[in-house]
Context: one part of a larger RNA
Molecule: large-subunit ribosomal RNA, domain IV
Organism: Paramuribaculum sp.
RNA sequence: CUGUUGCCAAGGAACUCGGCAAAAUGGCCCCGUACGUUCGCAAGAAGGGGCGCUCGAAAGAGCCGCAGUGAAAAGGCCCAAGCGACUGUUUAACUAAAACACAGCUCCCUGCGAAGCCGCAAGGCGAAGUAUAGGGGGUGACACCUGCCCGGUGCUGGAAGGUUAAGGCAAGCUGUCAACCGCGAGGUGAAGCAGUGACCCGAAGCCCCAGUGAACGGCGGCCGUAACUAUAACGGUCCUAAGGUAGCGAAAUUCCUUGUCAGGUAAGUUCUGACCCGCACGAAAGGUGUAACGAUUUGGGCGCUGUCUCGGCAGCAGACUCG
Numbered sequence: 001c002u003g004u005u006g007c008c009a010a011g012g013a014a015c016u017c018g019g020c021a022a023a024a025u026g027g028c029c030c031c032g033u034a035c036g037u038u039c040g041c042a043a044g045a046a047g048g049g050g051c052g053c054u055c056g057a058a059a060g061a062g063c064c065g066c067a068g069u070g071a072a073a074a075g076g077c078c079c080a081a082g083c084g085a086c087u088g089u090u091u092a093a094c095u096a097a098a099a100c101a102c103a104g105c106u107c108c109c110u111g112c113g114a115a116g117c118c119g120c121a122a123g124g125c126g127a128a129g130u131a132u133a134g135g136g137g138g139u140g141a142c143a144c145c146u147g148c149c150c151g152g153u154g155c156u157g158g159a160a161g162g163u164u165a166a167g168g169c170a171a172g173c174u175g176u177c178a179a180c181c182g183c184g185a186g187g188u189g190a191a192g193c194a195g196u197g198a199c200c201c202g203a204a205g206c207c208c209c210a211g212u213g214a215a216c217g218g219c220g221g222c223c224g225u226a227a228c229u230a231u232a233a234c235g236g237u238c239c240u241a242a243g244g245u246a247g248c249g250a251a252a253u254u255c256c257u258u259g260u261c262a263g264g265u266a267a268g269u270u271c272u273g274a275c276c277c278g279c280a281c282g283a284a285a286g287g288u289g290u291a292a293c294g295a296u297u298u299g300g301g302c303g304c305u306g307u308c309u310c311g312g313c314a315g316c317a318g319a320c321u322c323g
Stems, first nucleotide, its partner, number of pairs: 001318008010309002014307001019304001027051005036041001038141001052063004064068001076302007083294002088100002104139007116125003142289004147219003152216002154212005161207003167201002172196005179188003220238005247281001248278001259275005
């Protein structure tokens, strides 16, 4: 010096991205426990006290040590906020999470030889089930709610009109040919056969007409106006299918931005509470809250400490020297 273990004056997070790591707490009995709450919890909240041995029925009295859950094993705690309700699940071997799942909610399909799925088929699953069932999509406990737009796209319904395939009907045309005309070259050419084939009749679909948002999605601009100023309840105008309601808001979303004010600190780009000028929140790609829960994320505090000021000492195993 390396690894590991133990100890440390004074201070006690000054360390650091961050208390990472370590220290501290720890068992049992008793006392005592706040906010909040879905009344279950929160709770082991927090915060205190006791713990050995002898005699005694007990009350009580006495004894020893530095130390009595005498070794080992055995929660640190509190406050506030974000996210996700919760227990669960996951990247076997860099991510355990606010991701996935989840009960609950909702939409769509499916009447049974069901829909859906596997298979060329037979057949099978669905299901020895039958709409309180099965499949698919979304949301994600619970509470309060979930606005406006159907113009585009999708889906559902409609069938009058337009368009429209195979096919049907089949006029016409073409080839061939008996026959006829012609001296000949050649021409005309019925039926049949072959080829081609207009008009007309032909569904769904599309066009079209409606409906539909917990379907895909979307949810404006400019100008003026009040007896200080400022602002604009109000008015005008353009555009749109309709111009963002409630609630929330510098947010896991805010560029400008360390916004501004307040709190906390001696000092706070983080944090909390407000404000609203939302670059670019917003209502089941759910909105806003929420007790409980979390090896989750963020900020603060108490306790505690070699994290640090700042380093020192020791045990063990190496490294190193000799053999």